A computed fold for a 73-nucleotide RNA from Candidatus Micrarchaeum sp., annotated as transfer RNA. The coordinates come from a structure-prediction model, not an experiment, and the mean pLDDT is 84. Its Rfam family is "tRNA". From the family's description: Transfer RNA (tRNA) molecules are approximately 80 nucleotides in length. The family's RNA type in Rfam is transfer RNA.

RNA sequence: GCGAUGGUCGUCUAGCCUGGUAGGACAGUGCGUUGCCAACGCACAAGCCCGGGUUCAAAUCCCGGCCUUCGCA
Numbered sequence: 001g002c003g004a005u006g007g008u009c010g011u012c013u014a015g016c017c018u019g020g021u022a023g024g025a026c027a028g029u030g031c032g033u034u035g036c037c038a039a040c041g042c043a044c045a046a047g048c049c050c051g052g053g054u055u056c057a058a059a060u061c062c063c064g065g066c067c068u069u070c071g072c073a
Base pairs, nucleotide, nucleotide: 001072002071003070004069006067007066010026011025012024013023020056028044029043030042031041032040049065050064051063052062053061
């Protein structure tokens, strides 16, 4: 340099093909339960890599860029 892959709460991950309320697990905070802790139950907070385009509407489609991993040279 070329090609491919991926980037989503603190961490891991689903959703993307087929545009329409961003979901789950763990961790965190609070409440309940218990004599206490743990466990369990409930609730809360927290997220779509960046810029642009298309569209009534973009995590999703298109273009460019950055970064990760892999392959080729």